[in-house]
This is a predicted structure of a 350-nucleotide part of an RNA (small-subunit ribosomal RNA, central domain) from an uncultured bacterium. Its mean pLDDT, the model's own confidence on a scale to 100, is 92.
Context: one part of a larger RNA
RNA sequence: CUGGGCGUAAAGCGUGCGUAGGCGGUCUGGUAAGUCGGAUGUGAAAGCCCUGGGCUUAACCCAGGAACUGCAUUCGAUACUGCCAGGCUAGAGUGUGGGAGAGGGAAGUGGAAUUCCCGGUGUAGCGGUGAAAUGCGUAGAUAUCGGGAGGAACACCAGUGGCGAAGGCGGCUUCCUGGACCAACACUGACGCUAAGGUACGAAAGCGUGGGGAGCAAACAGGAUUAGAUACCCUGGUAGUCCACGCCCUAAACGAUGUCGACUAGCCGUUGGGAGAAUUUAAUCUCUUAGUGGCGCAGCUAACGCGAUAAGUCGACCGCCUGGGGAGUACGGCCGCAAGGCUAAAACUC
Numbered sequence: 001c002u003g004g005g006c007g008u009a010a011a012g013c014g015u016g017c018g019u020a021g022g023c024g025g026u027c028u029g030g031u032a033a034g035u036c037g038g039a040u041g042u043g044a045a046a047g048c049c050c051u052g053g054g055c056u057u058a059a060c061c062c063a064g065g066a067a068c069u070g071c072a073u074u075c076g077a078u079a080c081u082g083c084c085a086g087g088c089u090a091g092a093g094u095g096u097g098g099g100a101g102a103g104g105g106a107a108g109u110g111g112a113a114u115u116c117c118c119g120g121u122g123u124a125g126c127g128g129u130g131a132a133a134u135g136c137g138u139a140g141a142u143a144u145c146g147g148g149a150g151g152a153a154c155a156c157c158a159g160u161g162g163c164g165a166a167g168g169c170g171g172c173u174u175c176c177u178g179g180a181c182c183a184a185c186a187c188u189g190a191c192g193c194u195a196a197g198g199u200a201c202g203a204a205a206g207c208g209u210g211g212g213g214a215g216c217a218a219a220c221a222g223g224a225u226u227a228g229a230u231a232c233c234c235u236g237g238u239a240g241u242c243c244a245c246g247c248c249c250u251a252a253a254c255g256a257u258g259u260c261g262a263c264u265a266g267c268c269g270u271u272g273g274g275a276g277a278a279u280u281u282a283a284u285c286u287c288u289u290a291g292u293g294g295c296g297c298a299g300c301u302a303a304c305g306c307g308a309u310a311a312g313u314c315g316a317c318c319g320c321c322u323g324g325g326g327a328g329u330a331c332g333g334c335c336g337c338a339a340g341g342c343u344a345a346a347a348c349u350c
Base pairs, nucleotide, nucleotide: 003322004321005320006319007304008303012318014201015200016199017198021194022193023192025088026087027086028085029084030083031082033081034080035077036076037075038074039073040072041071042070049065050064051063052062053061054060091191092188093187094186095185096183097182098181103177104176105175106174107173108172109171110154115149116148117147118146119145120144121143125136126135162169163168206247207246208245209244210243211242215241216240220236221235222234223233258317259316260315261314262313263312266295267294268293269292270291271290272289273288274287275286276285277284299306300305323350324349325348332343333342334341335340
C1' cells in the first nucleotide's frame, strides 16, 4: 500500500414481490467450528538476510544462525462470530376501536358542450387569416328556437391538496376489493433487512381479432406563404384516439437522487389522525403522530446546491460506471405476429 465513484461530469435496474446468497435485536447456559495462545512434528538442500572464516581483494566458496509468515497433531483461552438449548420485548407482525383518500375492478346513471339529422323563424352571406384563398351557402347556409341520434371527456369544487410500489388515478351512485394512518391496550416472540436468477405490474405509440367512431388528428388532398416550402398558417381528412380480449415492454419510466435502519440546530405553511387549553358555536392556540411543501445551522459539495423527505454522520444488501467516436451498433443467443426488445463486442480513429 492492499481503488475511486454513481442529483447535473461516465454511472441507481421503470416499479414491486420474492428464491438462493449476504447481513442480522437482547439475556443466560452449553459447545469450541471460525478466532487467539503454548507445545511437538514437519516446512529438503542451495539461494535471500545476519555473524564469522578461506582464496593478496572482489566475484566466488566454507561454517553457523535467523528465516521459511505454512500445514498437521495436541493442550489450553472463550470476548466476538457461528452452532445447540432456554428466556426477553425495544425490531417485525396480529387483534380491538376509529376517521381520511381521483388506490384498483365491475355495473348503472347525470348535466354542459361539439357534430349530425328532422322541424320552425329568417336572408345573403358564412367561415377563415397577418392578409387571403381553398371550403360551405339561394337545392336556403351562418344565426336563432324546438325535437332527436351518437360518441368522447367530466367545467366550477381544485389546492407545491389526496391516493398508489411505479406507470398512474378526477362527474355521480351501488357492489366487490388492496394499502396506509391514528389511539389505547392485549397478544406472537426476531418471525427481520436486502435481493443474483425468477416472477408480476408497467405512460404513449404500435400490432392481432371483433366492435365503435362525436370531436381531434399522423398519412394524404387542396388553399396560402416562399427563391423553393415535401413545413410553420388555413380548409378538408384516413389510420389512430374509445370498448372487449390477446400481444408489445419502451420513455427526459425524472427527485435525472436504489431499498432498509440509526443518529444530527431551528423557523414558517399545508393534509389526515390523537390529546389538551380557552370558548355558546364556528374560528383560534399548545403538544403529539403520519404525510407533503418553503427557508435555514452544522456538515457536505468542483460549483450549482443538498440540508431530519440529506446530496450530513454511519451500518446492511443489491444494481451500475471506468476517455470521445465507432455503438446501445455488428455477430450469436433469448423473446416477439411484426415493429422491434433484452444481452452486447471488435477493427479502426481522435